Context: one part of a larger RNA
RNA sequence: UUGGGUUUAAAGGGUCCGUAGGCGGCUUAUAAGUCAGCGGUGAAAGUUUUUGGCUUAACCAAAAAAUUGCCAUUGAUACUGUUAGGCUUGAAUUUUUGUGAAGUAACUAGAAUAUGUAGUGUAGCGGUGAAAUGCUUAGAUAUUACAUGGAAUACCAAUUGCGAAGGCAGGUUACUAACAAACGAUUGACGCUGAUGGACGAAAGCGUGGGUAGCGAACAGGAUUAGAUACCCUGGUAGUCCACGCCGUAAACGAUGGAUACUAGCUGUUCGGAAGUAAUUCUGAGUGGCUAAGCGAAAGUGAUAAGUAUCCCACCUGGGGAGUACGGGCGCAAGCCUGAAACUC
Numbered sequence: 001u002u003g004g005g006u007u008u009a010a011a012g013g014g015u016c017c018g019u020a021g022g023c024g025g026c027u028u029a030u031a032a033g034u035c036a037g038c039g040g041u042g043a044a045a046g047u048u049u050u051u052g053g054c055u056u057a058a059c060c061a062a063a064a065a066a067u068u069g070c071c072a073u074u075g076a077u078a079c080u081g082u083u084a085g086g087c088u089u090g091a092a093u094u095u096u097u098g099u100g101a102a103g104u105a106a107c108u109a110g111a112a113u114a115u116g117u118a119g120u121g122u123a124g125c126g127g128u129g130a131a132a133u134g135c136u137u138a139g140a141u142a143u144u145a146c147a148u149g150g151a152a153u154a155c156c157a158a159u160u161g162c163g164a165a166g167g168c169a170g171g172u173u174a175c176u177a178a179c180a181a182a183c184g185a186u187u188g189a190c191g192c193u194g195a196u197g198g199a200c201g202a203a204a205g206c207g208u209g210g211g212u213a214g215c216g217a218a219c220a221g222g223a224u225u226a227g228a229u230a231c232c233c234u235g236g237u238a239g240u241c242c243a244c245g246c247c248g249u250a251a252a253c254g255a256u257g258g259a260u261a262c263u264a265g266c267u268g269u270u271c272g273g274a275a276g277u278a279a280u281u282c283u284g285a286g287u288g289g290c291u292a293a294g295c296g297a298a299a300g301u302g303a304u305a306a307g308u309a310u311c312c313c314a315c316c317u318g319g320g321g322a323g324u325a326c327g328g329g330c331g332c333a334a335g336c337c338u339g340a341a342a343c344u345c
Base pairs, nucleotide, nucleotide: 004316005315006314007299008298012313014200015199016198017197021193022192023191025087026086027085028084029082030081032080033079034076035075036074037073039071040070041069047065048064049063050062051061052060053059090190091187092186093185094184095182096181097180098179099178102176103175104174105173106172107171108170109153114148115147116146117145118144119143120142124135125134161168162167205246206245207244208243209242210241214240215239219235220234221233222232257312258311259310260309261308262307265290266289267288268287269286270285271284272283273282274281275280294301295300318345319344320343327338328337329336330335
């Protein structure tokens, strides 16, 4: 490179936006590509075929073919292209009605833990498999009242919902975005994908400044044990929280890239629409379960495909060495991105 692949065997980029590029709906025109006919050219030798000449062969000669090409010309118009029109089903806009833990900011609520003050009250509390460390007559634990402060939001709650992913959950308000349905109306292919690039991106970690109730790496002590740098217990600093700025990774998982079309059914559920008095039925968009065909090595998957096809991107090519070394880029650092070889089995 060809061919083959990427749920679990190696392999889908964490997610989206989007540049170049690739690909792209119906129809008219054109005829560049494409196809057909004809003409010219495509030197000779060589090659192939058929003959002939040296006794044969090699060798030589003749004729034909081939020379897949190029140029010109006459046509064809399915496909691709091109230019200029047209179309409405793809896409978008608008209207109406809705939906939701979508985002940002501010305000606010009630439980609970903790602490403080005051009251009642007296000898234990706490903890465990059992204990001890720890707290407590300077009055703890328990209980009542008030206050302070931080963090998280029981029930509702659900294969529920929303979001591109990460993720999002007390309530209210403001601002912002998205999605769905329904008929109309408008634009008229404006589309799909997307190398480089940009934005977002859990947790941990980093910088500066705050905050710190609970929890809690590190650390200390008590146990356990042969030991116990652990599991259990008592404490406890960073951190967890907020603001701003970095980091840019995860089993960032559906281990399943995105888009479009098509291909039996059954049964839940969320949000809409239509019909019906109602039961219910039909229908659009999601979200679950089971299954036919098909696919699959099997497990399984099965209209939310891993089926049948097309387009675009990313990635894989035996295990180890190794996501290492070196170089380069990014970062305050931690480290991240890119990413080998020798050798070995």
The part of an RNA shown here (small-subunit ribosomal RNA, central domain) has 345 nucleotides and comes from an uncultured bacterium. The RNAcentral record of the full RNA draws on ENA, Greengenes and SILVA.